[in-house]
RNA sequence: CCUCGAAAAAGGCAAACCGAUCGUGAGGUCGGGACGCAAAGCCAAGGGCCACGUAAGUGGACGCCAGGCUGCCGAA
Repeated sequence: CCUCGAAAAAGGCAAACCGAUCGUGAGGUCGGGACGCAAAGCCAAGGGCCACGUAAGUGGACGCCAGGCUGCCGAA
């Protein structure tokens, strides 16, 4: 350094639900709250999912799977 991920240490994120607010909606943001997470950091022009729409399409979510980029710690 790579792989890997400990009944390790330091720190981090935050599902459901509740309140406020924005949006037709999926859902976003802020606060509370913790089920979980070693990338639960970022990426939506891979597949799938969700909303609106007769459709064409437009939009949403990376905490579904795969992939790319970046990153803390260091037992076996």

This is a predicted structure of a 76-nucleotide RNA (c-di-GMP-I riboswitch aptamer) from Blastopirellula marina DSM 3645. It matches the Rfam family "c-di-GMP-I riboswitch aptamer". Rfam links the family to the GO term cyclic-di-GMP binding. Model confidence (mean pLDDT): 88 of 100. The sequence was found by an Rfam model in a public genome assembly.